[in-house]
Predicted 3D model of a 90-nucleotide RNA (Glycine riboswitch aptamer) from a rhizosphere metagenome. Its Rfam family is "Glycine riboswitch aptamer". Rfam's curators write: This family represents the bacterial glycine riboswitch. The coordinates come from a structure-prediction model, not an experiment, and the mean pLDDT is 79. The sequence is in RNAcentral, with records from MGnify.

RNA sequence: GUGCAGGAGAGUGCGGUGUCGAGCGUUGGACGCAUCGGCCCGCCGCCGAAGGCGUAACUCCCGCAAUCGCUCAGGCACCCAGGACUGCGC
Numbered sequence: 001g002u003g004c005a006g007g008a009g010a011g012u013g014c015g016g017u018g019u020c021g022a023g024c025g026u027u028g029g030a031c032g033c034a035u036c037g038g039c040c041c042g043c044c045g046c047c048g049a050a051g052g053c054g055u056a057a058c059u060c061c062c063g064c065a066a067u068c069g070c071u072c073a074g075g076c077a078c079c080c081a082g083g084a085c086u087g088c089g090c
Stems, first nucleotide, its partner, number of pairs: 001090006011044001013043004018039005023033003045076003051072001052070003058063001
């Protein structure tokens, strides 16, 4: 490095004259909506175990570790994905 296995934390938060689909209304289309679901946008709270940044001793200087800190990124019901680290094999 790679294959397999294990692998935590934090809102199933609030709002939207947004968008699509379903449902209902309708002779049909268009249109409308008290509803449901997906996506998108905005706001606040929170997590820390990809990554990133900061930091001790040490060092002439440059520099330099972390599961410590920051939370830019990422993430916050279940599932999926990610996942430091651990075990076994190559």